[in-house]
RNA sequence: GCCAUUAUAGCUCAGGAGGUAGAGCACUUCCUCGGUAAGGAAGAGGUCAUCAGUUCAAAUCUGAUUAAUGGCU
Numbered sequence: 001g002c003c004a005u006u007a008u009a010g011c012u013c014a015g016g017a018g019g020u021a022g023a024g025c026a027c028u029u030c031c032u033c034g035g036u037a038a039g040g041a042a043g044a045g046g047u048c049a050u051c052a053g054u055u056c057a058a059a060u061c062u063g064a065u066u067a068a069u070g071g072c073u
Stems, first nucleotide, its partner, number of pairs: 001072007010025004019056001027043005049065005
């Protein structure tokens, strides 16, 4: 220098033929218990890496950029 993959909740990840974004763990509140923790119930938490484009509508399609990882030279 070229190519590929990845980027989604605090963490680990799903979701993808465009139509209001999910799980586990963690966190908050309550219940249960003699008590801790465990168990049960409810809840909060996301401008889906950034900037543009296409579209009535984009996490999803297209382009560029950034970062991480891998490959080639």
Molecule: transfer RNA
Organism: uncultured Eubacteriaceae bacterium